[in-house]
């Protein structure tokens, strides 16, 4: 160091870079400057090594399908690929319409399982900054302490309103 094999962990702003900036090497080139055909950059290119390239919330019945798939915070996270809990269909399952059950129909949702709406509570934000502290020439990376500030969505507890009509079976 690569291979198997096996156990934990922990994983979606989640893995990756060829564009683009950024750093260092080379003195191989341009050639600013020089009196000078000497030298030769704090500049440009060129090869070659390397760095950077999303901060947390929040989301998973199954199978196919598919791509610009939520909110927000920030001294900003450009661009490309790849992938993802999203969304579409089916099946499975719950509820509500629907009265004891069931069947069909219609809507909605996914084991926290009808929908819309107002009210209240609840749901530990990280980065950033700040003072450190290791690695590394360097760009930069990793990491401890400290300080706060979110929005959706999700649950709880109500209140309103909407959910054609017509039925079949069984007690």
């Nucleotide at each position: 160091c690569c291979g198997c094999a096996u156990a934990c962990u922990a994983c979606a702003g989640c893995g990756c870079c060829u564009g683009a900036a950024c750093u260092g090497u080379u003195c191989c080139g341009u050639a600013c400057g020089g009196a000078g055909a000497a030298c030769a950059a704090c500049a440009c290119g060129a090869a070659c090594a390397g760095u950077u390239g999303a901060c947390g919330a929040g989301g998973a019945g199954g199978a196919g399908g598919u791509u610009c798939a939520u909110c927000g915070a920030g001294c900003a996270u450009c661009g490309g690929c790849g992938g993802a809990u999203g969304c579409c269909u089916c099946c499975c399952g719950g509820u509500u319409g629907u009265c004891c059950g069931g069947c069909a129909c219609a809507a909605u949702c996914g084991u926290c399982a009808g929908c819309a709406g107002c009210a209240g509570g609840a749901u530990u934000a990280a980065a950033a900054c700040a003072a450190g502290g290791a690695g590394g020439c360097a760009a930069c990376u990793c990491u401890u302490u400290g300080c706060a500030c979110a929005a959706c969505g999700u649950c709880c507890u109500u209140c309103u309103g909407c959910a054609c009509a017509a039925g079949c079976c069984g007690c």